Background
The RNA shown here (transfer RNA) has 73 nucleotides and comes from an Anaerolineaceae bacterium. The sequence is in RNAcentral, with records from ENA. Taxonomically the source falls in Anaerolineaceae (Bacteria, Bacillati, Chloroflexota, Anaerolineae). Its Rfam family is "tRNA". Rfam classes the family as a transfer RNA.

RNA sequence: GCCCACAUGGCUCAGUAGGUAGAGCGUGCCCUUGGUAAGGGCAAGGUCACGGGUCCAAUUCCCGUUGUGGGCU
Numbered sequence: 001g002c003c004c005a006c007a008u009g010g011c012u013c014a015g016u017a018g019g020u021a022g023a024g025c026g027u028g029c030c031c032u033u034g035g036u037a038a039g040g041g042c043a044a045g046g047u048c049a050c051g052g053g054u055c056c057a058a059u060u061c062c063c064g065u066u067g068u069g070g071g072c073u
Stems, first nucleotide, its partner, number of pairs: 001072007010025004019056001027043005049065005
């Protein structure tokens, strides 16, 4: 220098051939217990890496940028 993949709550990851997003762990509150642990219920928490384009509508499609990982020379 070229090519490929990935970027989604605090962490690990789903997700959708376009219709404004979920799980587990974690956190807070409550129930249960004589008290813990375990268990159960509820809740908060995400401008879906950034900028632009297409579209009635973009996390999803297209272009560029950034970061991470891998490959080739």